[in-house]
């Protein structure tokens, strides 16, 4: 100098004028007023109500190991596999000897393997024969070779054989087990045994382990107001006992059915007629509401995520919904003109709180900082 | 804000347990019929399956992210 990897941060500043929302008081002044993602609503929690959450089934989610955390599908560290020369990056990464299922087309064969081409003629058999230790066919043998496919039942070599084949052996790979290291996942040129023990798909059903009650600030609480607590359809309106009554009937209690609720089902519990359509009414106020798993600095522990201690600090609270408009200057970048100095135009990306947090994911003009890797050159 | 549903020819919709070339009606185009047109008949063109990525040999279908559209919510009760 070039190419690249990872992490962190900023994402206009100052001033004047006019506005908006909130708070304070001295009532017309002061102070404060969007984001790194406020977004998507994909996870997890706080908070609130249902009844403080019952038992079983189902359903859903997660999925190597250890740790962190309020919790998580997040984060950290490690293992394994893959990619990269490397810094590093990527991985929904348990189980396919519990079971079921699928693997189109092509191909002989697609999962208890198989003989299409090829190879063989040792073996059996038929025929030909120039009778040779010859030739042809059939049966048969064979997974070395070809071809098909995404995928074809370990690889290389030597032996072996009619040809072949873990058929035998050596090495590599694989499996089981022991030992060693590690909390563990797992690792080991380790020892022994086994010729090899049967492809892929679990983001197919499933098995195993762990977790999950539901709804959500339009939750919920209080105050105030209005209307017709209206009409129609559907489902249900059952049984028993007691009281009153001449009777029709009616009141109470129990059981059952149905419905609601613990929003899937059953048991169990509680409550009750339920549901659909039409119609009508209000479109108010206060609260929940912003001081919190908060932020910043320092110290200690830990490889780290993070934890503990201590000091300081308060940083939006709207509700058809404020956080804006305009002018001037500065600076970053971009564009036009110009040989150049310069000059003119332009704040310019994604986007905007809605109960609050922790994450993930997605979008983003331009810029800054740090650590590291590779190549080249110079000293 | 919260909860839920959907996206496939120009339009309205199918598409089963992943399987080879994604269908149907309508529209459109061409031809026939007619003096001409409509109707009718015959044939044909129709597609990044909203977009991107992943799993798989293979994705409209399974999974993740993303974009867009639509529906519901208070009181009488």
């Nucleotide at each position: 100098g070039g190419a690249g990897u990872c992490g962190g941060c900023c994402g206009g500043g100052c001033a004047g004028c006019c506005g908006c929302u909130g708070u304070g008081c001295u009532u017309g002044c002061a102070c404060a007023g969007a984001g790194g993602a406020a977004a998507g609503u994909c996870c997890g929690g706080g908070c609130u109500c249902c009844g403080c959450a019952g038992g079983g089934c189902a359903a859903g989610a997660u999925g190597c190991c250890a740790g962190g955390u309020a919790a998580c599908g997040c984060c950290u560290g490690g293992g394994c596999g893959g990619c990269g020369c490397g810094a590093g990056c990527c991985g929904a990464u348990g189980g396919a000897c519990a079971g079921u299922g699928c693997c189109a087309c092509a191909g002989a064969a697609a999962a208890u393997a198989u003989a299409c081409c090829g190879c063989c003629u040792a073996u059996g058999u038929u025929c030909c024969u120039u009778c040779g230790c010859g030739g042809a066919g059939c049966a048969g043998g064979u997974a070395a070779g070809g071809g098909u496919g995404a995928a074809a039942u370990g690889g290389u070599g030597c032996g072996g054989u009619a040809a072949g084949a873990g058929c035998g052996c050596a090495c590599c790979g694989c499996g089981u087990u022991c030992c060693c290291g590690g909390c563990a996942a797992c690792g080991g040129u380790g020892g022994a045994c086994g010729g090899c023990a049967c492809g892929g798909c679990a983001a197919a059903c499933c098995c195993c382990a762990u977790c999950u009650g539901g709804a959500g600030c339009a939750a919920g609480a209080c105050c105030a107001a209005a209307u017709a607590g209206a009409g129609g359809g559907g489902c249900a309106u059952g049984g028993c006992g007691c009281g009153c009554g001449c009777a029709a009937g009616u009141g109470c209690g129990c059981c059952g059915a149905c419905c609601g609720u613990c929003g899937g089902c059953c048991c169990g519990g509680c409550g009750g007629g339920c549901u659909c359509c039409u119609g009508g009414g209000u479109a108010g106020g206060u609260u929940g509401c912003u001081a919190g798993a908060g932020c910043u600095g320092c110290g200690c522990g830990g490889c780290g995520a993070c934890g503990c201690g201590u000091a300081g600090u308060c940083g939006a609270g709207a509700g058809g919904a404020a956080u804006g408009g305009u002018u001037g200057c500065c600076u970053c970048g971009g564009g036009g003109c110009g040989c150049a100095a310069g000059u003119c135009c332009u704040a310019g990306a994604c986007a905007g709180a809605a109960c609050c947090c922790g994450g993930c994911u997605u979008a983003c003009a331009g810029g800054c900082c740090g650590a590291c890797u590779c190549c080249u050159u110079u000293u | 804000g919260u909860g839920g549903a959907c996206g496939u020819a120009g339009c309205u919709c199918a598409g089963u347990u992943g399987g080879u070339u994604a269908g149907a009606g309508u529209c459109c185009c061409a031809g026939a019929u007619u003096g001409u047109g409509a109707u009718u008949c015959u044939g044909g063109u129709u597609g990044u399956c909203g977009g991107g990525g992943g799993u798989u040999c293979g994705a409209g279908u399974c999974c993740c992210c993303u974009c867009g559209u639509c529906c519901a919510c208070c009181c009488c009760a």
Predicted 3D model of RNase P RNA and transfer RNA as a complex of 456 nucleotides. Rfam match: Bacterial RNase P class A. The coordinates come from a structure-prediction model, not an experiment, and the mean pLDDT is 76.